A computed fold for a 135-nucleotide RNA from Robiginitomaculum sp., annotated as SAM riboswitch aptamer (S box leader).
Its mean pLDDT, the model's own confidence on a scale to 100, is 78.
The model forms 94% of the base pairs in the Rfam consensus.
[in-house]
C1' cells in the first nucleotide's frame, strides 16, 4: 500500500508533560487557556484475529480436521466527546406544516384526492475508520 471480505446508533477516562490547536477532507456545527494536538504512565471498553472451554454439525475406521453457535479475556490489534457529529440519492409508512384541483353545499369547514417542505423509518451509493486476508 493496490485488491477482497466483515463491521461501523452500543460501550469505555484519569494523572503527568506540553502550551494552541482539534474533530480525515470541504461546508456546517461543535470541543478547547475550567488547557487543544503530541508524548508518558495507569485504568477501562469491546470481542475482529489467535488461544482456551462448551454445544451443534460434516468428513473419516480412528487419531483428527472442517463449519457453526455460545462463553472466556491472561495473547495480537483497535478503541475510550457528539450516530462514522451532520452532509448525497431513492422510497414509501407515520407525524406536522403549506399549496392545488374537483365534488357535495346557501356558505364556511371537515373527510377523501394530488403536489410539496421538515422530522422520522427503510434502503442504495460516495468517502472514511477498524479488523482479517493479501501480492
Nucleotide at each position: 500500500u493496490a485488491u477482497u471480505c466483515a463491521u461501523c446508533a452500543a460501550g469505555a477516562c484519569c494523572a503527568g508533560u506540553g502550551g494552541a490547536g482539534g474533530g480525515a477532507a470541504a461546508g456546517g456545527c461543535c470541543c478547547u487557556u475550567u488547557g487543544a494536538a503530541g508524548c508518558u504512565g495507569g485504568a477501562g471498553c469491546a470481542a475482529c484475529c489467535a488461544g482456551c472451554c462448551a454445544g451443534a454439525u460434516g468428513u473419516g475406521a480412528a487419531g483428527a480436521c472442517g463449519u457453526u453457535u455460545g462463553g472466556u479475556a491472561a495473547g495480537g490489534u483497535g478503541c475510550u466527546a457528539a450516530g462514522u457529529c451532520c452532509u448525497c440519492g431513492g422510497u414509501a409508512g407515520c407525524u406536522c406544516g403549506c399549496c392545488c384541483a374537483a365534488u357535495u353545499a346557501u356558505a364556511c369547514a371537515a373527510a377523501g384526492g394530488g403536489g410539496u417542505g421538515a422530522g422520522u423509518g427503510c434502503u442504495g451509493a460516495c468517502a472514511g475508520a477498524u479488523g482479517a486476508a493479501g501480492g